A computed fold for a 98-nucleotide RNA from Anaerocolumna cellulosilytica, annotated as c-di-GMP-I riboswitch aptamer. Taxonomically the source falls in Anaerocolumna (Bacteria, Bacillati, Bacillota, Lachnospiraceae). It matches the Rfam family "c-di-GMP-I riboswitch aptamer". Rfam's curators write: GEMM was predicted in a large-scale screen for bacterial structured RNA regulatory elements. Its family is annotated with cyclic-di-GMP binding in the Gene Ontology. The model forms 95% of the base pairs in the Rfam consensus. The RNAcentral record of the sequence draws on Rfam. The prediction has a mean pLDDT of 81.

RNA sequence: AUUUGGUAUGGGCAAACUUAUCGAAAGAUAAGGACGCAAAGCUUAGGGUCUAAACCGGAAAACAAAAGUGUUUUCUGAUAUGAUAGCCGGUUGCACAA
Numbered sequence: 001a002u003u004u005g006g007u008a009u010g011g012g013c014a015a016a017c018u019u020a021u022c023g024a025a026a027g028a029u030a031a032g033g034a035c036g037c038a039a040a041g042c043u044u045a046g047g048g049u050c051u052a053a054a055c056c057g058g059a060a061a062a063c064a065a066a067a068g069u070g071u072u073u074u075c076u077g078a079u080a081u082g083a084u085a086g087c088c089g090g091u092u093g094c095a096c097a098a
Base pairs, nucleotide, nucleotide: 003098004097005096012037013036017032018031019030020029021028022027035086041091042090043089046088047087048084049083050082056077057076058075059074060073061072062071063070064069
């Protein structure tokens, strides 16, 4: 220098859950808290997964209108421009051991 490893240990991170805040949601942030993590550092330009406010489509109802039709409400389908790096991938790297 390179490769491999895990007894989580000097040092580090922090799942679930709780409280507060933000968000339509998924989820995020802060504090508490530790399930775990040898990259649980960084990266959402690739794949996967989660969500669907807005936009678009469908159905029903109400209202307006002579009619074509329009508007509103409810239900519903599809779609990331949303989220996830603690799903994979990419990238950089500390301590210890071989």